[in-house]
RNA sequence: UGGGGGAUCGUCUAACGGUAGGACCGCGGACUCUGACUCCGCUAGUCUAGGUUCGAAUCCUAGUCCCCCAG
Numbered sequence: 001u002g003g004g005g006g007a008u009c010g011u012c013u014a015a016c017g018g019u020a021g022g023a024c025c026g027c028g029g030a031c032u033c034u035g036a037c038u039c040c041g042c043u044a045g046u047c048u049a050g051g052u053u054c055g056a057a058u059c060c061u062a063g064u065c066c067c068c069c070a071g
Stems, first nucleotide, its partner, number of pairs: 001070007010024004018054001026042005047063005
C1' cells in the first nucleotide's frame, strides 16, 4: 500500500429493514440471628460523520481503531 473481517450496556454475547434482548457485574428488595446461596425487580448500550428509506444496529459512502492475508 492492496484485499478481507470486526466495533452493540462496565464485561461477554444475540438481534428478517419495524419496541435493541440475554448472562455476569452493580444497585434495591424478599429469605436469614448475620452473611453466603436462592428468588424478584431496577440501572445501563448500537465506533464517528453523512446518505437511502415512512422507518437503519442492519443497506450505501467516507473516516477512526483492532485482527487476518498478500506484497

This is a predicted structure of a 71-nucleotide RNA (transfer RNA) from Aestuariivirga litoralis. Its Rfam family is "tRNA". It is annotated as a transfer RNA. The coordinates come from a structure-prediction model, not an experiment, and the mean pLDDT is 81. Lineage of the source: Bacteria > Pseudomonadati > Pseudomonadota > Aestuariivirgaceae > Aestuariivirga. It was read from a public genome assembly.